[in-house]
Formats: sequence, C1' cells, structure tokens
RNA sequence: GCCGGCGUAGCUCAGGUGGCUAGAGCAUCUCACUCAUAAAGAGAAGGUCGUUGGUUCGAGUCCAACCGUCGGCA
Repeated sequence: GCCGGCGUAGCUCAGGUGGCUAGAGCAUCUCACUCAUAAAGAGAAGGUCGUUGGUUCGAGUCCAACCGUCGGCA
C1' cells in the first nucleotide's frame, strides 16, 4: 500500500429481510428480607448505536468517506 471482519450502557454481548418505545447478563443504586452481612427476591438509573455525510416517509440496520481495532496479502 491492497483486501476483509469488528465498533450498540461502566464491562461482555444480542438486535432475522429498514418499521413503530434500543434490549439482555454482570456491575451500580434503592427497597424488602436478616440480630447483622452475603446470597437469593422486587425495582430504578445508565446509550448523541465510533465520526461525518447520503438514500428513504422512516436507518443500530442500506451506501460513501474518515477514525480506531483485529486479521490476511504484498
């Protein structure tokens, strides 16, 4: 230099072929339980979906260019 995969919550990830409010587990916080702590239980909070632009009535999802990361080729 060329080619390809990946980038979604603090962490690990899901999200069929665009469609209605973006989710799970762990962690965090609150409540309840207990003599007390932990576990198990109930609930809450937490996201500009890497960035910018495009297509569309509508984009996490499609397209392009960048950025980061991993791999292959040279």
Molecule: transfer RNA
Organism: Candidatus Tayloriibacteriota bacterium